This is a predicted complex of two RNAs, RNase P RNA and transfer RNA, with 444 nucleotides together. Rfam match: Bacterial RNase P class A. Rfam classes the family as a ribozyme.
[in-house]
RNA sequence: AGUCCGCCGGACGGCCGCGGUCGGCACCCCAACCGAUCGAGGAAAGUCCGGACUCCAUAGGGCAGGGUGCUGGGUAACUCCCAGGCGGGGCGACCCGACGGAAAGUGCAACAGAGAGCAGACCGCCGAUGGCCUCGGCCCCGCAGGGCCGGGCACAGGCAAGGGUGAAACGGUGGUGUAAGAGACCACCAGCGUCCCGGGCAACCGGGGCGGCUCGGCAAACCCCACCCGGAGCAAGGCCGAGCAGGGACAGGGUGGCCCGCCCGCCACGUCCCGGGUAGGCCGCACGAGGCGCACGGUGACGUGCGUCCCAGAGGGAUGGCCGUCGCGGAGCCGGGAGGCUCCGUACAGAAUCCGGCUUACAGGCGGGCU
RNA sequence: GCCGGAGUAGCUCAGCUGGUAGAGCAGCUGAUUUGUAAUCAGCUGGUCGGGGGUUCGAUUCCCUUCUCCGGCU
Repeated sequence: AGUCCGCCGGACGGCCGCGGUCGGCACCCCAACCGAUCGAGGAAAGUCCGGACUCCAUAGGGCAGGGUGCUGGGUAACUCCCAGGCGGGGCGACCCGACGGAAAGUGCAACAGAGAGCAGACCGCCGAUGGCCUCGGCCCCGCAGGGCCGGGCACAGGCAAGGGUGAAACGGUGGUGUAAGAGACCACCAGCGUCCCGGGCAACCGGGGCGGCUCGGCAAACCCCACCCGGAGCAAGGCCGAGCAGGGACAGGGUGGCCCGCCCGCCACGUCCCGGGUAGGCCGCACGAGGCGCACGGUGACGUGCGUCCCAGAGGGAUGGCCGUCGCGGAGCCGGGAGGCUCCGUACAGAAUCCGGCUUACAGGCGGGCU
Repeated sequence: GCCGGAGUAGCUCAGCUGGUAGAGCAGCUGAUUUGUAAUCAGCUGGUCGGGGGUUCGAUUCCCUUCUCCGGCU
C1' cells in the first nucleotide's frame, strides 16, 4: 500500500420528563400519587426473497401463469449460507459469475462490408483448359488458309493464400501438392463427438483410442428440459358488545269505536326478551426455528448435549432534553521534550405480528489472518 | 401497515417484440407588417431519474436504489 474475516458504534454523575408491568390497594373499578423493575438497532430501514401463524378454497393429477437453474451439503424454508468444480479478472492475498440446453424447433444480428448463416469475390493471385491477337520462329502450301512451338490479352473461367470491413468472416503452424490455391492430402496443436482406463459421492480432472474433418454468437429473445409454487394477509382472524333503528311479549297508562262495562284496534309513555352487529373493549401479542456460556461432532455452514437468563411492546403512537466530568477524532497555539490550553465534531437512523436472509445508509474506532 | 403505477427536450407526451430518440407548445434567427400578434421558412435544445449486469450494441431485458402519484380501513 492492499485484501479478507470478526466486533464496537460512547462511559459515568446530577436535574427535569415519558411508556409498560407489579406492589402500596383493603369489596370492586377508575384516576392521581409513591416505590420497585424493564424500556430500540446493526441495520429496527427498503419491503426484495423465504417461512411461522390465521382465514378462505381444496379427492388426485394436469393446463395456464410465475420462479429457480454447475455439484455436494446446511436449514423450517429460500433468489440465503458453507465446501468443492469450471470460467473470467488481479503480480499476489483475493474477488466476480442467472454457471442446464444453440446437432428439438422458431427467430435476431443496425451500420460498415464483396459476403452475416450450410455466406461471398471488391482489391488481389492464376488463367493449366477453352477463347482472342494486323506478335515472333518453323513446317504444309500456287494463293487463300492451316498446323506446331513460344509470347501477349485477362474474355469465359478457376482460387480463397494475402489485403480490407466488422463485435463476429466457416480452425492454427509447417510441409506436400498446384496454373494459382485450398483439410485436397500429411505431421503436430486447439476444439467437437464417442468409447475405454484411473481418481473423485458428484460437478469434474488426468491419460489413451477412434471418427468426420471445424460443425460460430444470443435463451437477463420465444422456447425445450428438470425442480418448486393454491390464494390472501395481523387493517389476517377470534371473543364480548353499548346507543339508535327493527321484531316479539306483558300489566298499567293515553286514545278511538255516541256514553258506561266487556271486547277490539292504535300510540309506544313504561318493563322484559331476541338475533345480526356498528362505536368501543379484550385476545391474537411478546417463552421464541430465543439470547449467552461451555463441551462434543463436522474442513465449514451448522448440529447435539448441559448450564444459565427472561429481555420493549403502544394504538396519535413512550425510550427524550439540559448541565458537568471523562473518552475518541480533527484543527490552532504554547513548550527543547514529555505534555498542556482553546475551539469544533461525535454518524446512519429509529420497533408496531414474529422469525431467517439479502440489499442499501453509516462520523469514527478495535482485534485477527494473509499478500 | 398492505397493494399498484409512473419517471424521456423548459412543459405535455410518443417511441411494444434491442440497432444510436421524435411530435406539439415554448425559445432563437430570418421573411411578412408602419409596428406588434398571427402566419411562413430554418435552427438550437436530451447523462432517456442514479448505479451495476446480460449483449457486438440497452430508453427497451434483468438486479439494486431514489423520487413522485394513486388505491385499500